[in-house]
Context: one part of a larger RNA
């Protein structure tokens, strides 16, 4: 110097992205215990006081009495509290070896499918799983405990159902063609020209599907401009317009979402770009891609505070055990 302990005057977070790391607390008993609440619980809430050892007395709790210490949970092990707000309700999972989380799960809504040789899955297939199950079952997808809710759009793409028309495949055809040519007329070139056989066309016929009609948003999704108007003034309950499938309801709202912005008051500091409460002007919340709210819980995230410390003013001692150095 450097690593692991231990110890500090006054102060006590000024330290720092951040109270990181250390320090309080700590066990047992005993009084006591708040908002809040789903009436379980929050609580070991907080906040106090007590704790040896020897005699007597009691089954015992315990009581009365004495005895030393600075100190009786005498060492060791052994919750720091609390106040607000986000986000998941909750105990669980998870990136084996940089991420435990607000992510996955979860109970619990909810849509859709499948009537058994069941959908769905694997496999050319026989077979299997699905199940030695049978719609209170069993796949799929979405949400995510409980509470209060879940508006409007079927225009487009999906998905169901319809079957009246257009469309529309193989395939199946009525007639026409092409090649051959038996016959038949000619002296010949040629002409006619039936039968098959062959190639090609060929009205007309032909499902599903598409078009085309309906229903379906806890299926994919979508939920508006512009202008004027009240007797300060400002706004605009109202009114006109243009366009849509409908123009965003409740509830939330500068938010885990606000650019502009450190919006604006307001609280809380002596000073707060961050917190809380508010407001609404939401660039670009918003209803199971769920909204809101919400006790409990969380090695989750934020701010606050009380205690309590070398984190800090600001740094010194000491022990141990590397380094160097010197012998």
């Nucleotide at each position: 110097c450097c690593g692991u302990g231990g110890a500090g005057a006054a102060g006590g977070a000024a330290c720092u992205a951040g109270g990181c790391a250390a320090a309080u607390u700590a066990a047992c008993g005993c009084u006591g215990u708040a908002a809040c609440u789903u009436c379980g619980g929050g609580a070991u809430a907080a906040a106090g006081c007590g704790u040896a050892c020897c005699g007597c007395a009691g089954c015992g709790a315990u009581g009365c009495g004495g005895u030393c210490u600075c100190a009786g949970u005498a060492a060791a092990a052994u919750g720091g509290u609390u106040c607000a707000a986000c986000c998941a309700a909750c105990u669980g999972u998870u990136u084996a070896a940089c991420a435990a989380a607000a992510a996955c799960a979860c109970a619990g809504g909810g849509c859709c499918c499948u009537g058994c040789a069941a959908a769905a899955u694997c496999g050319u297939a026989a077979g299997a799983u699905g199940a030695c199950g049978u719609a209170u079952a069993g796949a799929g997808c979405c949400u995510g405990a409980a509470a209060c809710c879940u508006g409007c759009c079927c225009g487009g793409u999906g998905c169901u159902g319809g079957a009246a028309g257009g469309u529309u495949a193989a395939g199946g055809a009525a007639g026409g063609g092409u090649g051959u040519u038996c016959g038949c007329a000619g002296c010949a070139a040629u002409g006619c020209a039936a039968a098959g056989c062959u190639c090609c066309u060929g009205a007309c016929u032909g499902a599903a599907g598409c078009c085309c009609c309906a229903g379906u948003a806890a299926a994919c999704g979508g939920c508006g401009g512009c202008c004027g108007u009240a007797a300060c003034u400002a706004u605009a309950a109202c009114g006109g317009u243009c366009c849509u499938a409908a123009g965003g309801u409740a509830g939330c709202g500068a938010a885990a979402u606000u650019c502009c912005u450190u919006g604006u008051c307001g609280g809380g500091u002596a000073a707060g770009u961050u917190c809380c409460g508010a407001c609404c002007u939401g660039c670009a919340c918003g209803a199971a891609u769920g909204g809101u709210c919400u006790a409990a819980u969380g090695a989750g995230u934020u701010g606050a505070a009380c205690a309590c410390u070398g984190u800090c003013u600001c740094c010194u001692c000491c022990a141990c055990g590397a380094g160097c150095c010197c012998g």
The prediction has a mean pLDDT of 86. This is a predicted structure of a 327-nucleotide part of an RNA (large-subunit ribosomal RNA, domain IV) from a sludge metagenome.